[in-house]
Context: one part of a larger RNA
RNA sequence: CCGUGGUUAAGGAACUCGGCAAAAUGCCCCCGUAACUUCGGGAGAAGGGGGACCGGAUCCGUGUCAAGAACUUGCUUCUUGUAGCGGUGAAGGUCGCAGAGACCAGGCCCAAGCGACUGUUUACUAAAAACACAGGUCCGUGCGAAGUCGUAAGACGAUGUAUACGGACUGACGCCUGCCCGGUGCUGGAACGUUAAGGGGACCAGUUAGACCUUCGGGUCGAAGCUGAGAACUUAAGCGCCAGUAAACGGCGGUGGUAACUAUAACCAUCCUAAGGUAGCGAAAUUCCUUGUCGGGUAAGUUCCGACCUGCACGAAUGGCGUAACGACUUGGGCGCUGUCUCAACCACGGACCCG
Numbered sequence: 001c002c003g004u005g006g007u008u009a010a011g012g013a014a015c016u017c018g019g020c021a022a023a024a025u026g027c028c029c030c031c032g033u034a035a036c037u038u039c040g041g042g043a044g045a046a047g048g049g050g051g052a053c054c055g056g057a058u059c060c061g062u063g064u065c066a067a068g069a070a071c072u073u074g075c076u077u078c079u080u081g082u083a084g085c086g087g088u089g090a091a092g093g094u095c096g097c098a099g100a101g102a103c104c105a106g107g108c109c110c111a112a113g114c115g116a117c118u119g120u121u122u123a124c125u126a127a128a129a130a131c132a133c134a135g136g137u138c139c140g141u142g143c144g145a146a147g148u149c150g151u152a153a154g155a156c157g158a159u160g161u162a163u164a165c166g167g168a169c170u171g172a173c174g175c176c177u178g179c180c181c182g183g184u185g186c187u188g189g190a191a192c193g194u195u196a197a198g199g200g201g202a203c204c205a206g207u208u209a210g211a212c213c214u215u216c217g218g219g220u221c222g223a224a225g226c227u228g229a230g231a232a233c234u235u236a237a238g239c240g241c242c243a244g245u246a247a248a249c250g251g252c253g254g255u256g257g258u259a260a261c262u263a264u265a266a267c268c269a270u271c272c273u274a275a276g277g278u279a280g281c282g283a284a285a286u287u288c289c290u291u292g293u294c295g296g297g298u299a300a301g302u303u304c305c306g307a308c309c310u311g312c313a314c315g316a317a318u319g320g321c322g323u324a325a326c327g328a329c330u331u332g333g334g335c336g337c338u339g340u341c342u343c344a345a346c347c348a349c350g351g352a353c354c355c356g
Stems, first nucleotide, its partner, number of pairs: 001351008010342002014340001019337001027051005036041001038172001052094003059087004065081006071074001095099001107335007114327002119131002135170007147156003173322004178252003183249002185245005192240003198234002204228004210221004253271005280314001281311001292308005
């Protein structure tokens, strides 16, 4: 010097990002216990008192014996007293620094955020506000179901049958969940437009049996057949088109003016849009400016709590706002407690290091 453990005057979080760590609380009995609440809880709330040993008061249970009473005379029932036994353990007393004497063995309270809850998770840096969850909604599926695995047979779904099964989103409960279908998606429609192969073959072309012409080299025409190319017309889904649908993907404005102080704008005008953000909430796990402003708490508060609304850039199942209970969750405050600190000291054990 390091590690582990122990003690500490006075102070008591002044330490620190933060009470991290440590200290403290701790068991049983009695008394007592708030807001809030889904009436179950909250609650071991909080808070206060007692605890060893001797002693035996009192009371309770059991019940021996005795006496009395009743009738349904019995191994009957009831009443009173009572031995013994068991329990309770008051007054009083004894000892110690200390009586749940060691070990063991909740710290508590207030306010807020998030998630309802018990659960699950990054085996080896994250346990959470993440996942799951009952509950809610939508979509699909009529059974050889949809869906999934497989080339198939087949299997799961399910020896189930729409109060079932699959998929998606949301996430107890309470109050609620506004407007937009223009875009994208999905569903439905089928008149019209577009549209493939196929069908269809008008028209055209190649070939030549032959015909005609010839300057004998050849040229022109050319049926049938075969072959090539091929217009009109016909023709599905899809797309266009027409509707519906947002607890489908998503979206939910700007400018100018206006009231008899000022300020502000219930009001007006105008442009644009599919429609212009409703309720509720709001400097928020969201607020840049920002330590916004006001209030509270402190001597002093970039955090915290309550408000305001100027929401850079909340907002309604990518759910909104509340909410008792719950949480090794997050934030702020208080009580208790302490070597965290002022400020360090000593002790025990083990090590490092030095000397022999």